Notes: The RNA shown here (c-di-GMP-I riboswitch aptamer) has 75 nucleotides and comes from a Thermoleophilaceae bacterium. The coordinates come from a structure-prediction model, not an experiment, and the mean pLDDT is 85.
[in-house]
This record gives sequence, structure tokens and C1' cells, in this order.
RNA sequence: CCGGAAAAAAGGCACACCCGCCGCGAGGCGGGGCCGCAAAGCCAGGGGUCUCUCGAAGACCGCCCAGCUGCCAAA
Repeated sequence: CCGGAAAAAAGGCACACCCGCCGCGAGGCGGGGCCGCAAAGCCAGGGGUCUCUCGAAGACCGCCCAGCUGCCAAA
């Protein structure tokens, strides 16, 4: 200099489900809960799926890709 590979530590988030609220709905928010997640943080740009009052409308990033950011560590 190049390539490969963990392990560990501090934490974080919160599937399903339940309760309350909002919404026509998909779903969202709060609390409980904890299947899992190294970006399961943000973002609706592309694809995809879903909803409806079928509109040039809406929802989902914990479906995939892309973009931005972030803790520790062979550092």
C1' cells in the first nucleotide's frame, strides 16, 4: 500500500397483537408489547403493493433500488 474477515462495548428502533384518538379507507399518532433490524435513522426520486369520493387523488421506506446522515470497531 492492496485485499478479506470478525468479535466486542455503549446504546437505539419496535413486527404481530391490545387500548385510546384521527381518517371513507389503505393507514397514521400516543401508550403497552417485542417478531426482528448494523441503518428497521431521514427522504415518496424510480419501481412495487395497497386504498378510495376513481381525481393531475391518497397510503406504505420493517418490499426493492437510489439519495442524505449516523454509534462502536482490525481504526